[in-house]
Context: one part of a larger RNA
């Protein structure tokens, strides 16, 4: 000089920040990824209508609970650093790759078909779950047709797609449901960006030679296989190479950077909190789906532990937010809101978001600010000291005169809220079309913080100073009490009867809502 500190003693406000550095140890309990009726099929319930033997029954309406099939997202966002000494990381270069959402283009969306959940009835099981039998709908699935691109032995052959749905309508036709026609969001191929992602390389990246020799898919080659792709990535064979004192290989230690400390700098120490990349989700080990994962709040098996149990079997996984036990010197609430930014879903409205915005705790840091101003000698009293005169504590109190920051109170009162969402208006263009749709103008609504900041009222010095040190480095001394005791102490050293070094007390000095110790880095 600094800290993610921590212990003693004190302790007034306010902002900004940070707050398990151990035990990646083990978790009670509640949250933390859902969302769409404008994809589908059921639908209790409430409203509405019709009937009614007043007991109900039928329609209808996405107003709407639920669960169910589809979809899109659970691969982001949120945590941790155990592993990891190597393409992990930083910096530069590359070629053999994929990419949902979205943006650009070009084509095209014809035409059939069986199903399985929900559900009904039956039945097993203590549960967890399930089993049989029957019905049913899609943008779930499955053929045919058509095929730009793709593949092959290429004037020729060969595989391969798609799905509807929501506004509105003036002729026309209708089996009155609708066809239709139009506008919008969808599907399917393909293109080409963008956006992520995967590779592949030069190069830098702690320590130990009391690790010196390492390696058999090992190091090439040819040929299949397999990846989205390059390649021993696998496999057959075939050759015997490959790496090393410019430290191979073992061992200890370690997440990398950007940066942060400190230094004049070159150095050195670190890598908390903010941002990138990585790696892991109880412990090992696998794949499924998917565009994307070998997936934290998914699956299967294997192990430890924990919990249920009818003992036949079943559940689980906080290194998300809180919180809890334990460990340790030592780190916080089982708050509040989606109002704002982001983000999934959705045409939207809107759901959902312990991201995230706030708020609570803590002097843990930093930075403001206050704890009163002026005057005020009888230099009161009381305390220390004394050479007993006096000095000093000291304009310090008290007394007289102000002043009111902050706290307390009383009333007001922005900004964080629009380009947002909804309703009017208008309205290029597409249309038949005044319905829909960008855009535009205008007018109403949302705020957790929050008794916000901030102004304001009213009273009153009123409610607010500790803490170390005083031998000598080192700014600051007398007195008592002890007597090598009892103690101090960073180093020199103090203390055995006159201690400026113990301990108390007065006075000093130095910092101040903090002040001293300790640890650790320079």
């Nucleotide at each position: 000089a600094u800290u993610g500190a921590a212990c003693g003693c004190u302790g007034g406000c306010g902002g900004u920040a940070u707050g398990c550095u151990u035990a990646a140890c083990a978790c009670a309990u509640g949250c933390a990824a859902g969302u769409c009726g404008a994809a589908c099929g059921c639908g209790a319930a409430c409203g509405c209508a019709u009937c009614u033997u007043c007991g109900g029954a039928u329609g209808u309406u996405a107003u709407u609970a639920g669960a169910g099939u589809g979809g899109c997202g659970g691969a982001c966002g949120g945590g941790u650093g155990a592993g990891u000494a190597a393409c992990g990381c930083g910096u530069g270069g590359g070629a053999a790759u994929c990419u949902a959402c979205c943006u650009u283009a070009u084509a095209g969306u014809g035409g059939g078909g069986g199903a399985c959940a929900a559900c009904a009835u039956g039945u097993g099981g203590a549960a967890a779950c399930g089993c049989a039998u029957g019905c049913u709908a899609a943008u779930a699935c499955c053929g045919c047709a058509u095929a730009c691109g793709c593949c092959c032995u290429a004037c020729g052959g060969g595989g391969g797609a798609a799905a509807g749905g929501g506004g509105g309508g003036g002729a026309u036709c209708u089996u009155c449901g609708g066809a239709c026609c139009u506008c919008u969001c969808g599907c399917u191929a393909u293109u080409a960006g963008a956006u992520g992602a995967g590779c592949c390389u030069a190069u830098g990246u702690c320590a130990g030679a009391u690790u010196a020799g390492c390696u058999a898919g090992u190091u090439g080659g040819u040929g299949a296989g397999g990846u989205a792709a390059c390649g021993g990535c696998u496999c057959a064979c075939c050759a015997a190479g490959g790496c090393g004192a410019c430290g191979a290989u073992c061992u200890a230690u370690a997440g990398c950077u950007g940066g942060u400390c400190u230094g004049a700098g070159a150095g050195g120490a670190c890598g908390a909190u903010c941002a990138g990349c990585c790696a892991c989700a109880c412990u090992g080990g696998g794949a499924c789906u998917g565009a994307g994962a070998c997936a934290c709040g998914g699956c299967c098996c294997a192990g430890a532990c924990u919990c249920c149990u009818a003992c036949g079997g079943g559940a689980g996984g906080c290194a998300g937010c809180a919180g809890u036990g334990g460990g340790g010197a030592a780190u916080a609430u089982u708050g509040g809101a989606c109002a704002a930014u982001g983000g999934a879903c959705g045409c939207a409205a809107g759901u959902c978001u312990g991201a995230u915005c706030c708020a609570g705790c803590a002097a843990u840091a930093c930075c403001g600010c206050g704890u009163g101003u002026g005057u005020g000698a009888a230099g009161a009293a009381g305390g220390c000291c004394u050479g007993a005169g006096g000095g000093u504590u000291g304009u310090a109190a008290a007394g007289c005169a102000c002043u009111u920051u902050c706290a307390a109170u009383u009333g007001g009162g922005a900004g964080g809220a629009a380009u947002a969402c909804c309703u009017g208006c208008u309205g290029a263009g597409a249309u038949a079309a005044u319905a829909u749709c960008a855009g535009g103008c205008a007018g109403a609504u949302u705020g957790a913080c929050a008794u916000u900041a901030c102004c304001u009222u009213u009273a009153g010095a009123a409610g607010a100073a500790g803490c170390a040190c005083c031998g000598g480095c080192u700014a600051a001394c007398u007195c008592c009490g002890u007597g090598c005791c009892a103690g101090c102490a960073g180093c020199c050293g103090c203390g055995g009867u006159a201690a400026u070094a113990c301990g108390g007390a007065g006075g000093g000095u130095g910092c101040a809502a903090g002040c001293g110790u300790u640890a650790a880095u320079c």
RNAcentral holds the full RNA, with entries from ENA and SILVA.
Predicted 3D model of a 522-nucleotide part of an RNA (small-subunit ribosomal RNA, 5' domain) from an uncultured Gammaproteobacteria bacterium.